[in-house]
RNA sequence: GACAGGACUAGGCCGGAGUGCUAGGCGUACUCUGUUACUUCAAACCGUCUUCAUGGUUGGGCCGAAGCCCGAUGGCGGCAUGGAUUCGCAGGACAGACCCGUUCUCUCGACUGCGAAGCCCCGUCCUCCAGGAUUGCAUUCGUGGCGAACCGGGUCAGGGCAGGAAUGCAGCAGCCCUAAACCGUGUUUGUAGUGCUUGGCGGGUCGCGGGGUGGAGGAGAGAGUUCGGUUCAUCUUUCCUGAGGACCCGUUCCCACUGAGGGUGUGUCCUGCC
Numbered sequence: 001g002a003c004a005g006g007a008c009u010a011g012g013c014c015g016g017a018g019u020g021c022u023a024g025g026c027g028u029a030c031u032c033u034g035u036u037a038c039u040u041c042a043a044a045c046c047g048u049c050u051u052c053a054u055g056g057u058u059g060g061g062c063c064g065a066a067g068c069c070c071g072a073u074g075g076c077g078g079c080a081u082g083g084a085u086u087c088g089c090a091g092g093a094c095a096g097a098c099c100c101g102u103u104c105u106c107u108c109g110a111c112u113g114c115g116a117a118g119c120c121c122c123g124u125c126c127u128c129c130a131g132g133a134u135u136g137c138a139u140u141c142g143u144g145g146c147g148a149a150c151c152g153g154g155u156c157a158g159g160g161c162a163g164g165a166a167u168g169c170a171g172c173a174g175c176c177c178u179a180a181a182c183c184g185u186g187u188u189u190g191u192a193g194u195g196c197u198u199g200g201c202g203g204g205u206c207g208c209g210g211g212g213u214g215g216a217g218g219a220g221a222g223a224g225u226u227c228g229g230u231u232c233a234u235c236u237u238u239c240c241u242g243a244g245g246a247c248c249c250g251u252u253c254c255c256a257c258u259g260a261g262g263g264u265g266u267g268u269c270c271u272g273c274c
Stems, first nucleotide, its partner, number of pairs: 001274001003272006011063004015033005023050005038059001041056001067264004074257001077254002080251004085246003089242005095236003099229003104224005111217001118213007125203002128200005133194006141186005152177004160169003
């Protein structure tokens, strides 16, 4: 002096960044990013430090002369922002479809020479007037039936009463009669109505029916088409606005990682061996 082992010491590591604050650095606050990312306490009229400022304080873990620091360049990823494309959503505008009416064309077409369209008349419907019919109610005059335990009439068996008897008296049931009431029915008048009807004046006539005229169409349906209307809803095209999603591009910032190069450090003791 080199190497190997052991013990130490200095030292290092146990995230970073932006905004804000400050004369300034760091921390506490907020935000972003990132990770295998220890811990106690205090800290905005604040804590601590002074350009080697990149916190203070307490306790740990690891490495240990190993490292640590600065750092060009590249760069995964991310926040923000601008733009383009695209997707659906919401709102709006125009137009069209849909819907309604209408023009024309075509097709079908119930019905139709046992007579279509068109035209005329009548009925069916309504108002009023004059009758009839009928119904309800009230009323007038009749009429039939029924109808009285006793308190109506007649006749009153039996029985009762009076009497010596003849006879007389009252009288229940039954039978006959009628009263009121009740049940019907006819008639007169009035009144109200009507699934009815006659005549007349007038009105109406979409529909239905009948008749006349007429002499071949034809109600309606569908498709296309012309001109207009509606826009409540629905659908379609285009456009505008808004808030989003996806993806791409640009910019600023942060950043794992990379790391040219540079700075600093590479110390002390013991043992072994060459």
Molecule: Archaeal signal recognition particle RNA
Organism: Candidatus Bilamarchaeum sp.